[in-house]
The RNA shown here (Glycine riboswitch aptamer) has 84 nucleotides and comes from uncultured Brevundimonas sp. The source organism's lineage runs through Bacteria, Pseudomonadati, Alphaproteobacteria, Caulobacterales and Brevundimonas. Of the family's consensus pairs, 90% are formed in the model.

RNA sequence: UCGCGGGAGAGAUCGGGCGCUGGAAACAGGGUUCGACGCCGAAGGCGCAACCGCCCCGGAAACGCUCAGGCAAACGGACCGCGA
Numbered sequence: 001u002c003g004c005g006g007g008a009g010a011g012a013u014c015g016g017g018c019g020c021u022g023g024a025a026a027c028a029g030g031g032u033u034c035g036a037c038g039c040c041g042a043a044g045g046c047g048c049a050a051c052c053g054c055c056c057c058g059g060a061a062a063c064g065c066u067c068a069g070g071c072a073a074a075c076g077g078a079c080c081g082c083g084a
Stems, first nucleotide, its partner, number of pairs: 001084006011037001013036006020029003038071003044067001045065003051059003
């Protein structure tokens, strides 16, 4: 690096636009997109009190932030196991 298996958290929230389906219509359902509020930390990113390197200075996490990402399932997913 590749393959297989495992792998957490948090609104299937609210409103608008545009298609789709059903319907005579009213309306209902679902998709997508934009916005608002709330929330989560385990892609990535940033930070360092204690800690480590004697000090300067530097280093790093599963800690902190939440820019990014995410908040039914699926996908993704740090990390773990097995194999090549």
RNAcentral holds the sequence, with entries from MGnify. Its Rfam family is "Glycine riboswitch aptamer". Rfam describes the family as follows. This family represents the bacterial glycine riboswitch.